[in-house]
RNA sequence: GGGCCAGUAGAUCAACGGUAGAUUACCUCCCUGGCGUGGAGGAGGCUGCGGGUUCAAAUCCCGUCUGGUCCA
Numbered sequence: 001g002g003g004c005c006a007g008u009a010g011a012u013c014a015a016c017g018g019u020a021g022a023u024u025a026c027c028u029c030c031c032u033g034g035c036g037u038g039g040a041g042g043a044g045g046c047u048g049c050g051g052g053u054u055c056a057a058a059u060c061c062c063g064u065c066u067g068g069u070c071c072a
Stems, first nucleotide, its partner, number of pairs: 001071007010024004018055001026042005048064005
């Protein structure tokens, strides 16, 4: 330098172009003599960044950044 893959909640990951979700962690309550386990609820997102297409984009297109991997 070129090809491919990935980037979404604190963490690990989902999501036909049509309401962004799960698990875990965190907070509150219940349970317990207490802790833990268990149960109920809550908070937490500019979907890496900038544009384009579309009535509508995490998703499609272009550019760019970061990481991984392969080739040279």
RNAcentral holds the sequence, with entries from ENA.
This is a predicted structure of a 72-nucleotide RNA (transfer RNA) from a Microcaldota archaeon.
The organism belongs to Microcaldota, within Archaea.
Its Rfam family is "tRNA". The family's RNA type in Rfam is transfer RNA.